[in-house]
């Protein structure tokens, strides 16, 4: 400097075939259970879907730009 990919809750990560109230499993909290604690149950609450612009009725999802991370070429 060129190609690819990858970016969604604290953390791994599903969905990208345009239209549901954006979701799973772990984690915090809060209840049950127990003499307490761990286990186990069951509840809540956590999101500008990396930024912005476009397309369209309608964008996490498609185009385009920038920004981070990887990988491989030079």
């Nucleotide at each position: 400097g060129c190609a690819c990919c990858c970016g969604u809750a604290g953390c791994u990560c599903a969905g990208c075939u345009g239209g549901a109230u954006a979701g799973a499993g772990c984690g915090u909290c809060c209840g049950c259970c127990u003499u307490c604690u761990a286990a186990g149950c069951g509840g809540c609450a956590g999101g500008u879907c990396g930024c912005a612009c476009g397309u369209u009725c309608g964008a996490a999802u498609c185009g385009u730009g920038c920004c981070g991370g990887g990988u491989g070429c030079g």
Description: The RNA shown here (transfer RNA) has 74 nucleotides and comes from a Pseudomonadota bacterium. The source organism's lineage runs through Bacteria, Pseudomonadati and Pseudomonadota. It matches the Rfam family "tRNA". Rfam describes the family as follows. Transfer RNA (tRNA) molecules are approximately 80 nucleotides in length. The family's RNA type in Rfam is transfer RNA.